The prediction has a mean pLDDT of 89. A computed fold for a 264-nucleotide part of an RNA from a Clostridiaceae bacterium, annotated as large-subunit ribosomal RNA, domain VI. The organism belongs to Clostridiaceae, within Bacteria. It matches the Rfam family "Bacterial large subunit ribosomal RNA".
[in-house]
Context: one part of a larger RNA
RNA sequence: CGCAGGAGGUCUGGGAGGAGCUGGCCCCAGUACGAGAGGACCGGGCUGGACGGACCGCUGGUGCACCAGUUGUCAUGCCAAUGGCACGGCUGGGUAGCCAAGUCCGGAAGGGAUAAGCGCUGAAGGCAUCUAAGCGCGAAGCCCCCCUCGAGAUGAGACCUCCCUGGAGGAAUCCAGUAAGACCCCUCGGAGACGACGAGGUGGAUAGGUCAGGAGUGGAAGUGCGGCGACGCAUGGAGCGGACUGUCACUAAUAGGUCGAGGG
Numbered sequence: 001c002g003c004a005g006g007a008g009g010u011c012u013g014g015g016a017g018g019a020g021c022u023g024g025c026c027c028c029a030g031u032a033c034g035a036g037a038g039g040a041c042c043g044g045g046c047u048g049g050a051c052g053g054a055c056c057g058c059u060g061g062u063g064c065a066c067c068a069g070u071u072g073u074c075a076u077g078c079c080a081a082u083g084g085c086a087c088g089g090c091u092g093g094g095u096a097g098c099c100a101a102g103u104c105c106g107g108a109a110g111g112g113a114u115a116a117g118c119g120c121u122g123a124a125g126g127c128a129u130c131u132a133a134g135c136g137c138g139a140a141g142c143c144c145c146c147c148u149c150g151a152g153a154u155g156a157g158a159c160c161u162c163c164c165u166g167g168a169g170g171a172a173u174c175c176a177g178u179a180a181g182a183c184c185c186c187u188c189g190g191a192g193a194c195g196a197c198g199a200g201g202u203g204g205a206u207a208g209g210u211c212a213g214g215a216g217u218g219g220a221a222g223u224g225c226g227g228c229g230a231c232g233c234a235u236g237g238a239g240c241g242g243a244c245u246g247u248c249a250c251u252a253a254u255a256g257g258u259c260g261a262g263g264g
Stems, first nucleotide, its partner, number of pairs: 001152001005163007015149004021049007033038001051106005059100004066093005071086006110144003117137004165176004181259004185201005206252003209248001211246003216240002222235005
């Protein structure tokens, strides 16, 4: 920009893409078959590999604004307690998120038309013949079925719901402010390169913060007691605590602006 008024939703599916793999074991059955050795078809059940998708309850990895320990040095006047720097100084752990080595799921089943092939009926050609007319069966393959996208499918589809003025002009059409609605702007997000998408904007829990929890660290500081001391014990599962779960309008989403129908 189009889709013959303007919007907000929900669909249909022409079409496109994805997937499509396979091993082992058990039963049938030591049966059929075979002198024996050996050893099935058909059908059923179980369990794997690789591949793919999703997820984070479990097992773990990471986790640079979490917690603790610790070396050197500098600083806060000193002690103590802290902070900076040294690869995140180093070391031990670790929430959310992200992730696999973790967990769950998938290939299937089914229908249709067929290939090779196997047949039925059957003439030409009194027989025979799956074929000439006609009919059936038959593949991991084809079409459908499964998953994803999808009406710019310009062949522009369907359904539901919402909105309904004036002015100019001979008309086509143009102009203005609006309606439903949308956007700008702002607070944000397991959404994201930017756009987009989604949640919100005081009639509000969108983010921050507060408070209450929780994960995690692992026993704070201060004080007391014990020890010559390093240090230990008690107060006390203490103190701290990013992303997690909630709460409360304390802070910030204020105020405001723009676009947007009058058709057939």